[in-house]
Context: one part of a larger RNA
RNA sequence: UUGGCGUAAAGCGUCUGUAGGUGGCUUUCAAGCCUGCCGUCAAAUCCCAGGGCUCAACUCGGACAGGCGGUGGAAAACUACCUGUUGGAGUACGGUAGGGGCAGAGGGAAUUUCCGGUGGAGCGGUGGAAAUGCGUAGAGAUCGGAAAGAACACCAACGGCGAAAGCACCCCGCUGGGCCGACACUGACACUGAGAGACGAAAGCUAGGGGAGCGAAUGGGAUUAGAUACCCCAGUAGUCCUAGCCGUAAACGAUGGAUACUAGGCGCUGUGCGUAUCGACCCGUGUAAUGCCGUAGCUAACGCGUUAAGUAUCCUGCCUGGGGAGUACGUUCGCAAGAAGGAAACUC
Numbered sequence: 001u002u003g004g005c006g007u008a009a010a011g012c013g014u015c016u017g018u019a020g021g022u023g024g025c026u027u028u029c030a031a032g033c034c035u036g037c038c039g040u041c042a043a044a045u046c047c048c049a050g051g052g053c054u055c056a057a058c059u060c061g062g063a064c065a066g067g068c069g070g071u072g073g074a075a076a077a078c079u080a081c082c083u084g085u086u087g088g089a090g091u092a093c094g095g096u097a098g099g100g101g102c103a104g105a106g107g108g109a110a111u112u113u114c115c116g117g118u119g120g121a122g123c124g125g126u127g128g129a130a131a132u133g134c135g136u137a138g139a140g141a142u143c144g145g146a147a148a149g150a151a152c153a154c155c156a157a158c159g160g161c162g163a164a165a166g167c168a169c170c171c172c173g174c175u176g177g178g179c180c181g182a183c184a185c186u187g188a189c190a191c192u193g194a195g196a197g198a199c200g201a202a203a204g205c206u207a208g209g210g211g212a213g214c215g216a217a218u219g220g221g222a223u224u225a226g227a228u229a230c231c232c233c234a235g236u237a238g239u240c241c242u243a244g245c246c247g248u249a250a251a252c253g254a255u256g257g258a259u260a261c262u263a264g265g266c267g268c269u270g271u272g273c274g275u276a277u278c279g280a281c282c283c284g285u286g287u288a289a290u291g292c293c294g295u296a297g298c299u300a301a302c303g304c305g306u307u308a309a310g311u312a313u314c315c316u317g318c319c320u321g322g323g324g325a326g327u328a329c330g331u332u333c334g335c336a337a338g339a340a341g342g343a344a345a346c347u348c
Stems, first nucleotide, its partner, number of pairs: 003319003006302002011316001013199004020192003024085002031079002034073008047062002050060003088189001089186003093181004100175003104171001106169001107152001111148008122134002160167002204245006213239002218234004256315006264293004269288006297304002321348003331340003
């Protein structure tokens, strides 16, 4: 040396990567590994083939196994070492799709406000009603003009890209990654990853701007027994930009990453080949991504099912009854809010 982690407790929010762990095919070698012998591990004690006290206690005797050191040996499967190799991995080459990222210009619809014209009594609001509110100091409606801020209808998809968070008007510049095809080069350079580092929605914080719409808080009107709500009228922070902080989410596929294998069918996206054609389609086939159904198998069931929750291997994180409690204390980080890490008594 044992069980688990989609939903019962349990996958870090995501990635890069140090130590470590694990690692393709092949040659050499024999260090590990296997084995012979020698020395040593004091005696007593422990153990027991056996022997002696009538038995036993006691005592005599005796190992095996094992550790360390030395010296030989055969084999070469596994690990290490050495050599080579190209299938893993990477570089170069030729293509290609994309809301991937950053920055800069430009655009139209709508909304609100302001100005001017027409016009003259209502408008607005509600599930049905109302009221607060706006309006004869001319509202609402309509036409013309101006300004501002935020978001980009249709296309739009079960679609695309990105590690995740996330990314969509249009154009330009800079830039990251992917996929396909040929095979030129390197020659295992790989996988995972404790610590560590980077990124990380929304809300929140600091400083400076901005502020159309929406809108926590707040005020008012309703409803109601009450109404610190749901509904209505207003409306501050915020939402937006720049610089910095915070570092959390049902950060979800509630499913860690990598590799290999294991029936099919129907879609869709990128790309290659064949067929076809004047050409574009269509059809067949390969590869990568993304969906639906489903066989074997798995599962407590639901369901999963080549994008596995199947069959195996490697590495890592996490779980161990409910509450107390993600609390207390100490520590680290933070301007703060708080975050990270994280108990016990007691109780059922």

Predicted 3D model of a 348-nucleotide part of an RNA (small-subunit ribosomal RNA, central domain) from Phaseolus vulgaris. Its mean pLDDT, the model's own confidence on a scale to 100, is 85. Rfam family: Bacterial small subunit ribosomal RNA.